[in-house]
A computed fold for a 267-nucleotide RNA from a Chloroflexota bacterium, annotated as Bacterial large signal recognition particle RNA.
Order: sequence, then structure tokens, then C1' cells
RNA sequence: UCGUGCUAGGCGGGGAGCUAGCGGUGCCCUGAACCCACAAUCCGCUCUAGCGGGGCUGAAUUCCUGUCCGAGGUCCGGCGCUGUCCGGCCAGUUCCCGGCCAGGUGGCGUUGAUGGUUCGGUCCUGCGCGGCAGUGACCUGUGAACCCCGCCAGGUCCGGGAGGAAGCAACGGUAAACAGUGCUCCCUGGGUGCCGCAGGGGCGCCGGGCCGUAGCUGACCAGUCGGGGAGACGCGGGGAGCGUUGCGAUCGACGACAGGUGCACGG
Repeated sequence: UCGUGCUAGGCGGGGAGCUAGCGGUGCCCUGAACCCACAAUCCGCUCUAGCGGGGCUGAAUUCCUGUCCGAGGUCCGGCGCUGUCCGGCCAGUUCCCGGCCAGGUGGCGUUGAUGGUUCGGUCCUGCGCGGCAGUGACCUGUGAACCCCGCCAGGUCCGGGAGGAAGCAACGGUAAACAGUGCUCCCUGGGUGCCGCAGGGGCGCCGGGCCGUAGCUGACCAGUCGGGGAGACGCGGGGAGCGUUGCGAUCGACGACAGGUGCACGG
């Protein structure tokens, strides 16, 4: 140096997450690189960190180490956008209620405001008058077989006779009672009345007379004070998602470069 045959090794890797830790199954990135079995309320191991069984390749472009590049992932910070939660003990904003206020507008006012004084009404009591309601009287009608009246046919009784007596029905009238009418009258009653008289009372309201001489008033707008409520906007705070950014931190595939690395036999 060449050939043959072996062995170590290799036959994907990485990130997050899970885990005391390591690896796997699952998810993601990259890549294209065996098979069977186990496996997320997990499976197998213990710093030498998947266990078990098979297959291919095999000392090199393929294995190992270092450096560089860097897909991608995770964390941290800044900025922006979206959307969410909390706060009215948030001196912002907004709404409602009550009071004050004569500035604005409006109404009344020299045909005299507010105010003062006086007399009244409204209010209470009594009486009167009227009205309403009711009873009664009066008027009309009905109305007693007899125990109401008048008049009493017939009939009855007394008498010799003349003449008398009682008296039913009918008729007329009346009592109790019933019905009706109303220009009437008496009595009784009331949360009766634009009524009258008298007494009482007097805050408020209304009205008249007199005095007096310029304001008074509605709270509609504005202002102000007090109380209560709402939470759209604004304000403050918390925490997500997305995007972007950073000489930020960390891990890091593929790739590039450099170096290193066996055994046996034969030529």
C1' cells in the first nucleotide's frame, strides 16, 4: 500500500412539556435514516441512565471530538393592536331628588305690587226660614146580617075598636179599618241649603275700605348647597392573545471545516 474476514461503532437528530433525573410513546421543528413488542389517570432505566428479541452496514464521504454557520423552539424586556376582568373612598363626565337664589325669559302691577291696619267670608254652636223624607189631620170613595144611628115594606105583638109598641130586610148615614188624591195644615228627623239672625273662633286662604309708594311672582333656563343612583366615555390597576423589535438569555437540527480512531490473515 492492496485484498479478504471480523470487532468497536452506526442504522436519525433537536426543542418544549412531563420527570428526583435519563430516555421512549405523544406534540412541534428539521430531515429522509431497519423490523417486532411495551408505553401518558404512562413504559423502561439510575449519572455507564430506555429494557428485551432479530436484521443490515462496518474503520470510513458513513464512527468520534472540536470550531463555525444556523432552520427552529423556549424564556425575558420594549412598543403596537385586539379583546377581557376589577375599582366610584376615581375631587373627571353624566342622570335623578330636595332646598336656596329675582341673573335670563315669562306673568301680574301707578286702573296701585309686597306690606300695615280694619271689617267680613270660609270654620264651630244655637235659633229661624225654606226644601226633602215620614206619621197624622182635612177631602173623596169603599166600608157593620146582628151586638151603631135614622127611617122602617112585609110580617109579629097589645087592644072590642080607635089606635099604639118592638123591630128584620131594603134604603140613607156613620165607627174601626182600607184605598186614593194634594195649591192645605200640625208634628218629627238630618253630614239638608251660593238663605237669614246671634254668639264663638281666628293659624292659613279669599274678598272689601283706608294708609303707603314700586315691586311681587311661576322655579322654565342658568347659578349654588345637600342627598342618592348609574357606569356608556374618560381615568387607574391586573392578566391573556397576536405582531414587531433586541450586539437580551438559552437549547439547537441540517450543513461546512479541521483533527482523531482498531484487530487478524495473506500479497
Its mean pLDDT, the model's own confidence on a scale to 100, is 78. It matches the Rfam family "Bacterial large signal recognition particle RNA". Rfam classes the family as a non-coding RNA gene. A reference for the family is Rosenblad et al. (2003), "SRPDB: Signal Recognition Particle Database", Nucleic Acids Res. It was read from a public genome assembly, where an Rfam model found it. The organism belongs to Chloroflexota, within Bacteria.